[in-house]
RNA sequence: AACUUAUCAAGAGAGGUGGAGGGACUGGCCCUAGGAUACCUCGGCAGCAGACUUUUUAAAGCACUGUGCCAAAUCCAGCAAGCGUAUGCUUGAAAGAUAAGAG
Numbered sequence: 001a002a003c004u005u006a007u008c009a010a011g012a013g014a015g016g017u018g019g020a021g022g023g024a025c026u027g028g029c030c031c032u033a034g035g036a037u038a039c040c041u042c043g044g045c046a047g048c049a050g051a052c053u054u055u056u057u058a059a060a061g062c063a064c065u066g067u068g069c070c071a072a073a074u075c076c077a078g079c080a081a082g083c084g085u086a087u088g089c090u091u092g093a094a095a096g097a098u099a100a101g102a103g
Base pairs, nucleotide, nucleotide: 003101004100005099006098007097008096013042014041015040016039017038021031022030023029025078026077027076028075043070044069045068048066049065050064052061053060054059074095079092080091081090082089083088
C1' cells in the first nucleotide's frame, strides 16, 4: 500500500522560524507577501482506544495515557437513482480523512 468496523453540517489560535505556494486527486471556488503551506513552542477543541469513577453491565462520566484536530460541511461537485423545462435539489454510493482492529 491493500482489508474490516465506526464517524465525518458541531467544536477549537497565538507567538516564532522561513519565504511561495496551499486547500488529497480532477474541475470549480477559495486562502495567501497584511506572509500562506510546512516546522517549533505554548494554548485550546474533541472524546476514537486504554486507564480510572459510577452504575441497572450496558450506558454515563472524567480528560491521566496513545492518537486526532484547531479557514470555508470532507470548501462544493465527480458515480448512480429520484424530482425538476432548466441553473439545480434530495438521497445513496465512490474517493478521502481519523480511530480501533485484523493480517